[in-house]
Context: one part of a larger RNA
RNA sequence: GCCUACGAGUUACUCUUUACUGGCAAGGUUAAGUGGUUCAGCCACGUAGCCGCAGCGAAAGCGAGUCUGAAUAGGGCGUAUAGUCAGUAGAGGUAGACGCGAAACCUUGUGAUCUACCCUUGGGCAGGUUGAAGUUUGGGUAACACCAAAUGGAGGACCGAACCGAUAAACGUUGAAAAGUUUCCGGAUGACCUGAGGGUAGGGGUGAAAGGCCAAUCAAACUGGGAAAUAGCUCGUACUCCCCGAAAUGUUUUUAGGAACAGCGUCGACAUAGAGUCUUAUAGAGGUAGAGCUACCGAUUGGGUGCGGGGGAGUCAAAUCCUACCAAAUCCAGACGAACUCCGAAUGCUAUAAGAUAUGGUCGGCAGUGAGGCUUUGGGUGCUAAGGUCCAAGGCCGAGAGGGAAAGAACCCAGACCAUCAGCUAAGGUCCCUAAAUGUAGUCUAAGUUGAACUAACGAGGUCCGGUUGCCCAGACAGCUAGGAUGUUGGCUUGGAAGCAGCCAUUCAUUUAAAGAGUGCGUAACAGCUCACUAGUCGAGCGACCGGGCGUGGAUAAUAAACGGGCAUCAAGAUUACUACCGAAGCUAUGGAUUCAUACAUUAGCUUGUAUGUCUGGUAGGGGAGCAUUCUAUCGUCGGCGAAGCAGCAUGGUAAUGUGUUGUGGAGAUUAUAGAAAAGCAAAUGUAGGC
Numbered sequence: 001g002c003c004u005a006c007g008a009g010u011u012a013c014u015c016u017u018u019a020c021u022g023g024c025a026a027g028g029u030u031a032a033g034u035g036g037u038u039c040a041g042c043c044a045c046g047u048a049g050c051c052g053c054a055g056c057g058a059a060a061g062c063g064a065g066u067c068u069g070a071a072u073a074g075g076g077c078g079u080a081u082a083g084u085c086a087g088u089a090g091a092g093g094u095a096g097a098c099g100c101g102a103a104a105c106c107u108u109g110u111g112a113u114c115u116a117c118c119c120u121u122g123g124g125c126a127g128g129u130u131g132a133a134g135u136u137u138g139g140g141u142a143a144c145a146c147c148a149a150a151u152g153g154a155g156g157a158c159c160g161a162a163c164c165g166a167u168a169a170a171c172g173u174u175g176a177a178a179a180g181u182u183u184c185c186g187g188a189u190g191a192c193c194u195g196a197g198g199g200u201a202g203g204g205g206u207g208a209a210a211g212g213c214c215a216a217u218c219a220a221a222c223u224g225g226g227a228a229a230u231a232g233c234u235c236g237u238a239c240u241c242c243c244c245g246a247a248a249u250g251u252u253u254u255u256a257g258g259a260a261c262a263g264c265g266u267c268g269a270c271a272u273a274g275a276g277u278c279u280u281a282u283a284g285a286g287g288u289a290g291a292g293c294u295a296c297c298g299a300u301u302g303g304g305u306g307c308g309g310g311g312g313a314g315u316c317a318a319a320u321c322c323u324a325c326c327a328a329a330u331c332c333a334g335a336c337g338a339a340c341u342c343c344g345a346a347u348g349c350u351a352u353a354a355g356a357u358a359u360g361g362u363c364g365g366c367a368g369u370g371a372g373g374c375u376u377u378g379g380g381u382g383c384u385a386a387g388g389u390c391c392a393a394g395g396c397c398g399a400g401a402g403g404g405a406a407a408g409a410a411c412c413c414a415g416a417c418c419a420u421c422a423g424c425u426a427a428g429g430u431c432c433c434u435a436a437a438u439g440u441a442g443u444c445u446a447a448g449u450u451g452a453a454c455u456a457a458c459g460a461g462g463u464c465c466g467g468u469u470g471c472c473c474a475g476a477c478a479g480c481u482a483g484g485a486u487g488u489u490g491g492c493u494u495g496g497a498a499g500c501a502g503c504c505a506u507u508c509a510u511u512u513a514a515a516g517a518g519u520g521c522g523u524a525a526c527a528g529c530u531c532a533c534u535a536g537u538c539g540a541g542c543g544a545c546c547g548g549g550c551g552u553g554g555a556u557a558a559u560a561a562a563c564g565g566g567c568a569u570c571a572a573g574a575u576u577a578c579u580a581c582c583g584a585a586g587c588u589a590u591g592g593a594u595u596c597a598u599a600c601a602u603u604a605g606c607u608u609g610u611a612u613g614u615c616u617g618g619u620a621g622g623g624g625a626g627c628a629u630u631c632u633a634u635c636g637u638c639g640g641c642g643a644a645g646c647a648g649c650a651u652g653g654u655a656a657u658g659u660g661u662u663g664u665g666g667a668g669a670u671u672a673u674a675g676a677a678a679a680g681c682a683a684a685u686g687u688a689g690g691c
Base pairs, nucleotide, nucleotide: 001691002690003689004688005687006686011095012094013093015092016091017090018089019088020087021086022085023084024083027051028050029049033045034044035043036042055062056061065077066076067075068074098236099235101233105226106225107224109222110221116200117199118198119197120196121195122194123193124192125190127159128158129157130155134151135150136149137148138147139146163187164186165185168183169182170181171180202218204214205213206212239626240625241624242623243622244621249262250261251260252259253258263369264368265366266365267364268363269362270361276357277356278355279354280353281352282351283350284349290343291341292340297337298336301333302332303331304330305329308326309325310323311322312321313320372397373396374395375394376393377392378391379390380389381388402413403412404411417592418591419590420589422588423587424586428582429581430580431566432565433564437579439578440577441576442575443574444573450568451567458553459552462550463549464548465547466546467545468544469543470542471541479537480536481535482534483533485510486509487508490504491503492502516531520529521528593616596613597612598611599610600609601608627680629677630676631675632674633673634672636670637669638668645664646663647662648661649660650659651658652657
């Protein structure tokens, strides 16, 4: 992992409440018990008790009223009747209360054969080294002291086996081993190691102290019991079909992943006529978007005028004067504001009317929800960051399948009752993968730009279109040929400065078709080349600027990887217009089924049938109708001419499932109608067994 079996809303109660069914009804009903009997799901008696028939008040008490009150007022609660006893069902309460699951708490005992410490009594420590005190002899001293040599054998002394330990590494890690092996390593006469016997016990012991150890268990051992502790938590919770169908919000919460009440769902009953919703019209309230501010408040730019101030001059002090300074107030022009408004929409809201539609309301039973998410729009917060966060108004997902977007909860299209080898469309597509146009008429793009994620400032004789303007057959623009001179090397400066380092200038004048006191290169300075300018040649357009379309550089992320791929260039790219086709569970067609409503028929009644209209996505959840299993009762039926079970085939039913038949099997099975449940498994790291 699979298979088989087992495995979770049960049961009790003089409990509470609601619905349905039934009995009796201003009443209803018995309990224990007693008697009877055909011995049962029986009959009769039994009125003790309970509920109802009257309430109000704290109470005395009064009573269809009563309480408050001075009140005959007002107000509160009542009064104008329906209950009760059973059965069944939904829910609640009390119980383990749908099942499994703690860590813990308390209590009775059992443990020191492991280990910690202690007590008693025993045992063990190869070999080698060092050489303390003391002593003796000699020397030495007045006597000691002291010195030397021998002797001696001390030590939590030294080296190192046994023994005790465990420093480092490797191996081992379903091990040889629930702590080991190998090599290295520490202590090894000591606070040493060890045998046997004994002591200390669970909030207790013991501890050279690590929260260590107390039998592979320790921040409180183990065993039985309280005990099915409790679990606002996690997981699981078993057949089918039909109808409806949520919420992730508000308030409060020792409350925030729980709950109470409200909101939203469902089922039943009732009442009212028309409350609900939508559209159109009309009438209103309002201060948002926008706008405006010489309409306030607050901010604010430039200019005019300039109160006042600063600075300077003046002077004994002033007056006074000046000012490219600051600047109130005011004028002109410009312009800002969630907490500004002289103004002011749309939408929404309220009311009325008409039309459309079919909701809406009250009471009661039962819920679930109270983590929401994305997207569009209006805002707060944040960085006009976030798949961020907090509100509001829509949509969708949630609980929604189908088609498109290569693939995708939410985007676009569209809401799946069933069947069909029928048709039309939506979004989106039509070269091939791949259903349908290598469609028509134009234009653009040369970058594979592009072909469904995506970028800027800035740059560029890319290219196409439009506009403004200048020159041009009296010859433009480009090219080619020729000229491009003289006063003069202008003056100054300077070592030099001659068109061309720099400065100055009335940069003049002359000859000319034209030629600057010179556009650039060049020289030390000259020289040299060149340009402006002019003529000739040539022969038709040539410049400058502005706007737009498509493209281009800018362009950097980790395997090659962002048209889905092939591949595509008068496209299969971009753009404009048009036609055809494809394309979904949409719509239509044909057949069938269901819900609800209405009408008609039918039935003792429940119902059943037909017609018309309508409806049928669905999680939590509410409601309805059924299938199957086991047992019981009753009437039956089948069975050795073959029951149950098992296997195959055929067939009915929307489904759970039913039936027939064949084989196997070898003795019971069961329809119908009722009743009762140990009543349906895929999941619980479910339990047991098998493989």
Source information
This is a predicted structure of a 691-nucleotide part of an RNA (large-subunit ribosomal RNA, domain II) from Sphingobacterium bovistauri. Rfam family: Bacterial large subunit ribosomal RNA. Gene Ontology terms of the family: ribosome and structural constituent of ribosome. The coordinates come from a structure-prediction model, not an experiment, and the mean pLDDT is 83. The sequence was found in a public genome assembly.